[in-house]
RNA sequence: UGUUUAAUCGCGCUUAAUUCUCUAUGAGAAGCGGGGGACCCAGUAUUUGGGGUGAGUCCGCCGGUGGCGGUAGGGUUACCUUACAACCCGAACCCGACAGCUAACCCCGUAAGCGUGGUAAGGGAAAUAA
Numbered sequence: 001u002g003u004u005u006a007a008u009c010g011c012g013c014u015u016a017a018u019u020c021u022c023u024a025u026g027a028g029a030a031g032c033g034g035g036g037g038a039c040c041c042a043g044u045a046u047u048u049g050g051g052g053u054g055a056g057u058c059c060g061c062c063g064g065u066g067g068c069g070g071u072a073g074g075g076u077u078a079c080c081u082u083a084c085a086a087c088c089c090g091a092a093c094c095c096g097a098c099a100g101c102u103a104a105c106c107c108c109g110u111a112a113g114c115g116u117g118g119u120a121a122g123g124g125a126a127a128u129a130a
Base pairs, nucleotide, nucleotide: 011115012114013113014112018030019029020028021027022026031110032109033108034107035106036105041100047097049098050095051094052093053092058070059069060068061067062066073089074088075087076086077085079123080122081121082120083119084118
């Protein structure tokens, strides 16, 4: 000096998935998020099952539990918005015969995985100097 591995800390990203407290190997709360559930309204369906979380839906082709190409839609480019440009994702899981909306009310989650950084305009913030 380089490479690899591991741990801790800081900053940042996808995401609801963060913070605090205690008698602390668990429990509670705040914040954020999801489901069920009236009147009214909507609806006329129910093996062609139906439904939920999620951006993750749909189409074509192939030698087809997969693959290729596209696509509705979603994300990042380190203050915000807009425009352009570039790079990505376009999954997975769950309920179990059953659910439209829905006040009161009831129930549930708070995991996991990563490392991007281009241009311009407008606005904002901070620092320094006078």